[in-house]
RNA sequence: AUGUCAUAAAGAUGGUACGAGAGACAAGCUCCAUGACUACCAAGCAACCUCCCUUAAAGGAAAGGUGCUAAAGCUUGAAUGAUGGCAAUAAAUUAUGAUUU
Numbered sequence: 001a002u003g004u005c006a007u008a009a010a011g012a013u014g015g016u017a018c019g020a021g022a023g024a025c026a027a028g029c030u031c032c033a034u035g036a037c038u039a040c041c042a043a044g045c046a047a048c049c050u051c052c053c054u055u056a057a058a059g060g061a062a063a064g065g066u067g068c069u070a071a072a073g074c075u076u077g078a079a080u081g082a083u084g085g086c087a088a089u090a091a092a093u094u095a096u097g098a099u100u101u
Stems, first nucleotide, its partner, number of pairs: 001101001003099006013042005021031003025077004043069003048065002050061003073093001079089002081086001
């Protein structure tokens, strides 16, 4: 990198460095020199892998491998619904994990 499966309305922030864009893409909207984003350190959240228990389901733990800690994946995006509306259903896309080649 490719394919498959699962999850994405909950939860969880301080410091240091840097210095201009950032929120995947488009539109909107938002964050940002009162320093965003990013990196590092520490802290935390969650529970995919992991461990305990169980026939199994359910339940429990958090040392380790990941992940995450503005806004629902910030919203919308194609389709369905008589119309309108809609944080509807739910695709596509994206992200993350496990696994495959």
The RNA shown here (SAM riboswitch aptamer (S box leader)) has 101 nucleotides and comes from Anaeroplasma bactoclasticum.
The RNAcentral record of the sequence draws on Rfam.
The model forms 97% of the base pairs in the Rfam consensus.
It matches the Rfam family "SAM riboswitch aptamer (S box leader)". About the family: The SAM riboswitch is found upstream of a number of genes which code for proteins involved in methionine or cysteine biosynthesis in Gram-positive bacteria.